[in-house]
RNA sequence: ACCUUAUCAAGAAAGGCAGAGGGUUUGGCCCAAUGAAGCCUUGGCAACCUGUUAUCGUAUAACAAGGUGCCAAUUCCAGCCGCGCUGAUGCGUGGGAAGAUAAGUC
Repeated sequence: ACCUUAUCAAGAAAGGCAGAGGGUUUGGCCCAAUGAAGCCUUGGCAACCUGUUAUCGUAUAACAAGGUGCCAAUUCCAGCCGCGCUGAUGCGUGGGAAGAUAAGUC
């Protein structure tokens, strides 16, 4: 890398360096010289793994924050397959694919 499982409607930004891109891909729509990506510092959010305690059908609950992660927009929205409404554009809704993160497998 691939694969498996779980989650993805909530939450949380300042400064420095740097200098034109970024939001995975395509389309749309956004963000960006009132400073993008990236790096550093500090701060914060959350609670997957972890730890402690309690109950005890071992999984829940509470607390903590060591390992990760994250801090524009629902994973920004759609794309593929259905269903409902509509004259149509389109709107709503269920699932899927892809992606992200965690834990595991190898």